[in-house]
RNA sequence: CCAGACGGUCGGACGGUCGCUGUUGCCUGUGCAAAUCGGGUGAUGGAGGAAAGUCCGGGCUCCAUGGGAGAACGGUGCCGGCUAACGGCCGGCGAGGGUGACCUUAGGGAAAGUGCCACAGAAAACAAACCGCCUUCCUGGUCCAACCAUGGGCAACCAUGGGACAGGCUGAAGGUAAGGGUGAAACGGUGCGGUAAGAGCGCACCGCUCCGCUGGCAACAGGGGAGGCAUGGUAAACCCCACCGGGAGCAAGACCGAAUAGGAACAGCUGAGGCUACGUGUAGCCUCAGGGGUCUCUCGCCCCGCUGUUCGGGUUGGUUGCGUGAGGCACGCCGCAAGGCGCGUCCCAGAGGAAUGACCGUCCAAGCCCUUAACAGGGCCGGACAGAACCCGGCUUACAGACCGUCUGGCAUU
RNA sequence: GGUCCGGUGGCAGAAUGGUGAUGUAGCGGACUGCAAAUCCGCGUAUGUGGGUUCGAUUCCCGCCCGGACCUCCA
Numbered sequence: 001c002c003a004g005a006c007g008g009u010c011g012g013a014c015g016g017u018c019g020c021u022g023u024u025g026c027c028u029g030u031g032c033a034a035a036u037c038g039g040g041u042g043a044u045g046g047a048g049g050a051a052a053g054u055c056c057g058g059g060c061u062c063c064a065u066g067g068g069a070g071a072a073c074g075g076u077g078c079c080g081g082c083u084a085a086c087g088g089c090c091g092g093c094g095a096g097g098g099u100g101a102c103c104u105u106a107g108g109g110a111a112a113g114u115g116c117c118a119c120a121g122a123a124a125a126c127a128a129a130c131c132g133c134c135u136u137c138c139u140g141g142u143c144c145a146a147c148c149a150u151g152g153g154c155a156a157c158c159a160u161g162g163g164a165c166a167g168g169c170u171g172a173a174g175g176u177a178a179g180g181g182u183g184a185a186a187c188g189g190u191g192c193g194g195u196a197a198g199a200g201c202g203c204a205c206c207g208c209u210c211c212g213c214u215g216g217c218a219a220c221a222g223g224g225g226a227g228g229c230a231u232g233g234u235a236a237a238c239c240c241c242a243c244c245g246g247g248a249g250c251a252a253g254a255c256c257g258a259a260u261a262g263g264a265a266c267a268g269c270u271g272a273g274g275c276u277a278c279g280u281g282u283a284g285c286c287u288c289a290g291g292g293g294u295c296u297c298u299c300g301c302c303c304c305g306c307u308g309u310u311c312g313g314g315u316u317g318g319u320u321g322c323g324u325g326a327g328g329c330a331c332g333c334c335g336c337a338a339g340g341c342g343c344g345u346c347c348c349a350g351a352g353g354a355a356u357g358a359c360c361g362u363c364c365a366a367g368c369c370c371u372u373a374a375c376a377g378g379g380c381c382g383g384a385c386a387g388a389a390c391c392c393g394g395c396u397u398a399c400a401g402a403c404c405g406u407c408u409g410g411c412a413u414u
Numbered sequence: 415g416g417u418c419c420g421g422u423g424g425c426a427g428a429a430u431g432g433u434g435a436u437g438u439a440g441c442g443g444a445c446u447g448c449a450a451a452u453c454c455g456c457g458u459a460u461g462u463g464g465g466u467u468c469g470a471u472u473c474c475c476g477c478c479c480g481g482a483c484c485u486c487c488a
Base pairs, nucleotide, nucleotide: 001410002409003408004407005406006405007404008403009402010401012363013362014361015360016359017358018357020046021045022044023043024042025041026040027039028038029037048385052396053395055394056393057392058391059390060249061248062247063246073245074244075243076242077241078092079091080090081089082088093107094105095104096103097102108240109239113238114237115234116233117232130180131179132176133175134174135173136172137171140170141169142168143167147162148161149160150159151158152157188206189205190204191203192202193201207229208227209226210225211224213222214221215220253320254319255318256317263311264310265309266308267307268306269305270289271288272287273286274285275284276283277282278281290304291303292302293301294300313487314486327346328345329344331342332341333340334339364383367380368379369378370377371376415484416483417482418481419480420479421478424438425437426436432468440456441455442454443453444452461477462476463475464474465473
């Protein structure tokens, strides 16, 4: 210098004018006064790294719930740690990728069971055997060269018959899984020996399973011994194992005011006595009883309770929840890190159809054009994604560009 | 703001993880004097990007688009 990997920070700067909105001081109007409300004026605060998607986890609130356990349903899934918690983060292990820095990883169990594996192929899972290879069938059957015999021919050779062996075709019984072919996948791989042909049949190496040992908290790693090899794949198919989870959500919930038919249906919430049934302490049926108001008692009169769900009816107002919080920043200590502890300091949006905007000036990037070998100069244009709505920790997704740090590979020079 | 569903040709609408049906519309042809009806034929259809799997419309994850419901009082 070129090409890359990883981590982090920022995401226009400064000034002016006019607005919007929260808090607060002062003045003022209404008002006896205060509060509230209206007006004026001053001070001060006013979007994000994702405020987004609403994908996880929690705070908070209401409902349900005696405690514990289980079933069902949903989720998570190598090991250790962090955390309020998590499916998040950090550090390791294994596997895969890259020359490397480094990156990716839903990564428990297929030896408890069930299901599926299309097409092709002999066979897709207790294995079996299509082609092939090999053996046997006292001579399997058949064809037939050489050869033999007879006849013909000058000869080459031809015809007929035989032909136990070799060979071709074929049948039956058996052995085999090396080779062929199919497929995503074919019941360990390579080599040597061995065999009728073959085969973990034997041996060496690799892989696999089991059992000790050493190191490590562990996942796991290293090395040793034994076993000829069982146990195809699929669990983001059912399932098994371990762990976690009660439900709903600020339009939750609480209070005030206005208005309405203070309506209807269904379900649940009492006491006493009697009868019937049997399983003898329960069930069913029948009868009677209530409470409140009228200042106290009696009589009389008037009204019908509570809870939940649904339908019907009314309203489209206000206050609160609502920002001191798992909070920000700086420093010190512990930890490889995520993070933890201590101390100091700061208060930093709070709307409710919804504020955070518009314009101007000077600069800083980026883009385009012109001049120039280059440095550089001039002009034009112009600021990514995107806008809090109860709050917080994460994840995911979008994003013009700028800056910082650590590291890798290559080339050149010293 | 919150909760929950869905996406397959122009439209409607099927599909156990194994060749994506069917109707209708459109286009071409046959039939007809011309049409309609009928018959035959035709076409960049699984919203998008990844993953699991031999294989994905289907199973899992992210994104995009569309839709539905949820105020308060008695």